[in-house]
């Protein structure tokens, strides 16, 4: 370095009007986006320097991963995007118009209570390993 641990820290966001006995639940306008690939863009750096190289940082609908439900504890089931521009290459850029959101409560919830001072993909580190 690979690996490895009865280790330590982090670790999901968002409203306002109206009507109503009541609704952040309807109806109207808003707003909100975890965690990993991938990315032709953006920004930074080496480089005399085009070329190269190297960081960083980019998708809610593209490829998984998680919450949550199930369950014979092996697992299983689990949401939404297209048109058009560019170009050798884009569902990622650019431009438009669209969609999607767990369970339980409750005037029917992605924004509000609640299991959660909970659990988590995972990142960052100590330690151990030569």
């Nucleotide at each position: 370095a690979a690996g490895a641990u009865g280790c330590u820290u982090c670790g999901g966001g968002a409203u306002a009007u109206g009507u109503g006995c009541a609704a952040u639940u309807c109806a109207u306008a808003a707003c909100c986006g975890a965690c990993g690939g991938u990315g032709a863009g953006c920004g930074g750096g080496g480089g005399c320097g085009a070329a190269c190289c190297c960081c960083g940082u980019a998708a809610g609908u593209c490829c998984g991963u998680g919450a949550g439900c199930c369950u014979u504890u092996g697992g299983g089931c689990u949401g939404a995007g297209c048109c058009g521009g560019u170009g050798a290459g884009a569902u990622u850029c650019c431009g438009g118009c669209a969609c999607c959101g767990a369970c339980g409560g409750u005037a029917a919830a992605g924004u509000c209570c609640g299991g959660a001072u909970g659990g988590g993909a995972g990142a960052a580190g100590a330690u151990c390993g030569g």
Molecule: FMN riboswitch aptamer (RFN element)